[in-house]
């Protein structure tokens, strides 16, 4: 000096499903996360924005194709494709490991 792991500030994206049920709820399953608040709209089932949890920000959070294909499951998850696919949201601080060079000393 290059490279750049962790952390850290401040910005920012993004999801919220399946099953039982006596159904303005409840129990269970997966999951990091499965809809707490508060406000608005709807007869309703539920939408909508804001904040809160969680994840994630060069990429397998997260959308698209996809109401996809193959396993498996009561489903949903799980697995494998599809996939080198086509989108995806960063700045700054910090600088461990590692590498270069340069000096000092033996």
């Nucleotide at each position: 000096g290059c490279c750049c792991a962790a952390c850290g500030a401040c910005a920012g994206g993004g999801g919220a499903g399946c099953g039982c049920u006596u159904c303005g709820g409840g129990c269970g399953c997966u999951g990091a996360g499965a809809g707490u608040g508060c406000g608005g709209g709807g007869c309703a089932u539920c939408c909508c924005g804001c904040a809160g949890a969680c994840c994630c920000u060069c990429g397998a959070a997260c959308c698209u194709g996809a109401u996809c294909c193959g396993g498996u499951u009561c489903a949903c998850a799980c697995c494998g494709g599809c996939g080198u696919a086509g989108g995806g949201a960063g700045u700054c601080g910090g600088g461990a490991c590692g590498u270069c060079u340069c000096g000092a000393c033996c």